This is a predicted structure of a 74-nucleotide RNA (transfer RNA) from a Candidatus Nanoarchaeia archaeon. RNAcentral holds the sequence, with entries from ENA. The coordinates come from a structure-prediction model, not an experiment, and the mean pLDDT is 84. It matches the Rfam family "tRNA". Its family is annotated with triplet codon-amino acid adaptor activity in the Gene Ontology. Rfam classes the family as a transfer RNA.
RNA sequence: GAGCCCGUGGCGCAGCCUGGUAGCGCACUACUCUGAUAAGGUAGGGGUCCGGAGUUCAAAUCUCCGCGGGCUCA
Repeated sequence: GAGCCCGUGGCGCAGCCUGGUAGCGCACUACUCUGAUAAGGUAGGGGUCCGGAGUUCAAAUCUCCGCGGGCUCA
């Protein structure tokens, strides 16, 4: 220098191809259960999706320019 993949709650990921209310597990909070703890049960909070621009009635999703990480080639 070139190509490919990844970036979504605290953590690990799905959703992206095929645009239409952002989800799951763990974690966290409250309550319940217990002599107590763990496990279990019920309820709840938390992200507008790496940044910007464009297309569109509408973008996590499509396009472009960047940033960060990984792999391969030179």